[in-house]
Molecule: transfer RNA
Organism: Candidatus Yonathbacteria bacterium
RNA sequence: GCCACCUUAGCUCAGUUGGUAGAGCGAUCGCUUCGUAAGCGAUAGGUCCCCAGUUCAAUCCUGGGAGGUGGCU
Numbered sequence: 001g002c003c004a005c006c007u008u009a010g011c012u013c014a015g016u017u018g019g020u021a022g023a024g025c026g027a028u029c030g031c032u033u034c035g036u037a038a039g040c041g042a043u044a045g046g047u048c049c050c051c052a053g054u055u056c057a058a059u060c061c062u063g064g065g066a067g068g069u070g071g072c073u
Stems, first nucleotide, its partner, number of pairs: 001072007010025004019056001027043005049065005
């Protein structure tokens, strides 16, 4: 330098070939226990990496950019 893939909750990741986003773990609270852990329930937590375009509507499609991983040279 070229190519491919990835970027979504604190962490690991789903997700819909467009219609206002979820799981597990973690956190907080409650139930249970003599107490802790475990178990059960509830709650909070996200400008879906950034900018622009298309569209009535974009996390999703298009273009550009940033960061990361891998491969080639």